Molecule: transfer RNA
Organism: Candidatus Omnitrophica bacterium UBA6210
């Protein structure tokens, strides 16, 4: 130097064109003599950045960044 795969909440993770699921972790309340454990609620106006199609982009396209394999 080229190719490929992902970058999505503190954290793992799912959605591949129509306001982004789940879990753990935080908050908040039930419950308890008081914790726990159970149970309910809440929590992502730049989905890595920028430009482009498109009514309409997490998602399609070009570029850049970053991590990870490959190949040179």
């Nucleotide at each position: 130097g080229g190719c490929g795969u992902g970058g999505u909440a503190g954290c793992c993770a799912a959605g591949u064109g129509g306001u982004a699921a789940g879990g753990c972790a935080g908050c908040g309340g039930u419950c308890u003599g008081c914790a726990a454990a159970a149970c309910c609620g809440c929590u992502a106006u730049u989905c890595g950045c920028c430009g482009g199609u498109u009514c309409g982009a997490u998602c399609c396209c070009g570029g850049c960044c970053c991590a990870c394999g490959c190949c040179u």